[in-house]
């Protein structure tokens, strides 16, 4: 890479390196970030708590602490919006679910 599962409106940044485009990819008169240094790399440092550990409580599940490994995070809701279906003084890339596509964790053949 494929497939299940459960999560995605919370929470968490500073140096150093670097030098032009980024915010997954398509699409957009969109929205935002970026030579006042963005995105990206390393270090530290911090979030949360999927895996872990503890206690209930003997396994399952469930709760409550917890941060020692294993991962993930640390601009905007997965930045928003496309696709169906409903909604309507409002007829709009509007509003509500749902979906597709992703992202993270944990199994699987």
């Nucleotide at each position: 890479g494929u497939c299940u599962u459960a999560u995605c409106a919370a929470g968490a940044g500073a140096a150093g390196c670097g030098g032009a485009g980024g915010g997954a990819a398509c699409u957009g008169u969109g929205c935002c970030c970026g030579u006042a240094g963005a995105u990206g790399c390393u270090u530290c440092a911090g979030c949360a708590a999927c895996c872990u550990c503890u206690a209930g409580u003997a396994c399952a599940a469930c709760u409550a602490g917890a941060a020692a490994g294993g991962u993930g995070c640390u601009a905007c809701u997965u930045c928003c919006a496309g696709c169906a279906a409903g909604g309507c003084a409002a007829u709009g890339a509007c509003c509500u679910u749902g979906g597709c596509a992703g992202a993270u964790a944990a199994g699987a053949a």